[in-house]
A computed fold for a 346-nucleotide RNA from a Burkholderiales bacterium, annotated as Bacterial RNase P class A. Its Rfam family is "Bacterial RNase P class A". Its family is annotated with dimeric ribonuclease P complex, tRNA processing and ribonuclease P activity in the Gene Ontology. The family's RNA type in Rfam is ribozyme. The organism belongs to Burkholderiales, within Bacteria.

RNA sequence: GGAGUCGGCCAGGCAGCCGCUGCGCGCAAGCGCAGAGGAAAGUCCGGGCUCCGAAGAGCGGGAUGCGGGGUAACACCCCGGCGUUAUAGGCGCCGCGCGAGCGGCGCGAAGGCGACGAAAGGGCCACAGAGACGAGUCUUCCGUCCGAAAGGGCGGGAGGGUGAAACGCGGCAACCUCCAUCCGGAGCAACACCAAAUAGGCAAGCGCCCGAGGUCUGCUCGACCGAGCUUGCGGGUAGGUGGCUAGAGCCGGGGAGCGAUCCCCGGCCCAGAGGAAUGGCUGCCAUGGCGCCGGUCGCGAUGCGGUCGGCGCCAACAGAACCCGGCUUAUCGGCCGUCUCCCCUU
Numbered sequence: 001g002g003a004g005u006c007g008g009c010c011a012g013g014c015a016g017c018c019g020c021u022g023c024g025c026g027c028a029a030g031c032g033c034a035g036a037g038g039a040a041a042g043u044c045c046g047g048g049c050u051c052c053g054a055a056g057a058g059c060g061g062g063a064u065g066c067g068g069g070g071u072a073a074c075a076c077c078c079c080g081g082c083g084u085u086a087u088a089g090g091c092g093c094c095g096c097g098c099g100a101g102c103g104g105c106g107c108g109a110a111g112g113c114g115a116c117g118a119a120a121g122g123g124c125c126a127c128a129g130a131g132a133c134g135a136g137u138c139u140u141c142c143g144u145c146c147g148a149a150a151g152g153g154c155g156g157g158a159g160g161g162u163g164a165a166a167c168g169c170g171g172c173a174a175c176c177u178c179c180a181u182c183c184g185g186a187g188c189a190a191c192a193c194c195a196a197a198u199a200g201g202c203a204a205g206c207g208c209c210c211g212a213g214g215u216c217u218g219c220u221c222g223a224c225c226g227a228g229c230u231u232g233c234g235g236g237u238a239g240g241u242g243g244c245u246a247g248a249g250c251c252g253g254g255g256a257g258c259g260a261u262c263c264c265c266g267g268c269c270c271a272g273a274g275g276a277a278u279g280g281c282u283g284c285c286a287u288g289g290c291g292c293c294g295g296u297c298g299c300g301a302u303g304c305g306g307u308c309g310g311c312g313c314c315a316a317c318a319g320a321a322c323c324c325g326g327c328u329u330a331u332c333g334g335c336c337g338u339c340u341c342c343c344c345u346u
Stems, first nucleotide, its partner, number of pairs: 001342004006337005012285007020035006037317001041328002044326005049187004061183005066080005081116001082114004090107007117178002121176002123172003133168001138160003141156006191242004201233006213225004249268008287315013
C1' cells in the first nucleotide's frame, strides 16, 4: 500500500430575524440561561421506584442452561473451550498445453453461526427397507440336520442391499420428563396530597296553614307558590399539585485487569412538556449525489473517460412523556481503529 473482516465514533457548522417551553431576575415592559436521539422506535428481556399483599411452606406455572468472569440484574457483555460453516491469498494432487499458463478436486485465515445440562423412564425416528431400538433375516455366506436333487429346518451374525441413521450404552429433550439455579402480582392511567358544582349518607337547628323558604324587587308594602330549609361533618368525581428528573449520571486524569468492568482524584449540572415546547425564514461556508455548461488531457473519437472550475436542485432514519441497563429493527454520508492474508521498502 491492497484485499477482506470486525468494532468504535460523528449525525453538517456559523450568523441574523420572528416564535414556543422551563428556570432565574424585574412592579412592568423585558432581559439572561437551558431546551430530543443513537436509536427518543418495537415494548422483547432485566432492574430501580410505587401500591397491593404478610411475603413462611407445599403444589402448580414460567424462565435460564459448556467452563470461568462482569453487573443492581438479565435471555446482556467479556475471556476461554467445543461443535459447525464459508471463502481470498497460499499449498498439495490430477488433467491440458512446447511454454507463459489454464481448468478440476482437496487442504485451508481473520471471520460467521450455535437454547451448547442430562438419553435413566415414557414417546418419536418421514420415504426407502426384512427390520428404526422390540430385536430380527430380504439376499449371499459358514456350520449342522432332513432330502436323490431342487429345496427346507436349526444355529451363526461375516458380507451385500435400503436409509440421515442398521443394533453401537444409535439419534431427538425447540416432545413429555429429570437435574441445577432464579422468579409474588400490577404498573407513573403506579401512588400521595388539596379539593368545587350536583346527587346520595350522617348529625344538629328551624319549619309544615300560628307557615321556614321561594318567585316578582335595588328596598318597603303587596300578590302568588309553598314543605321543606339552613349549617356542619364524611366519602368520592371534575379540576389542581406532587411523583418529575442529581442519576447504576457526564467530562478529564491516574490505577487494576487479556477483556467485559471496577477503584481513586478533580471538575460539571445536561429537556421536563403534559393535548403535550424543542420550530420557521434568510444569508454564508463545508461535504456528498444528480443534471447542465466551460477549460484541459487521453482514447478504439458527432462520442466516451479522467481532472479542474461555474451554476441549479436534493440531503438519512426518525422525535422524549417516571427513570435506567440491554437486545432487536430503521438509517444519507463520513472519520478512526482491530485482526488475517498478500505485495513493496528499510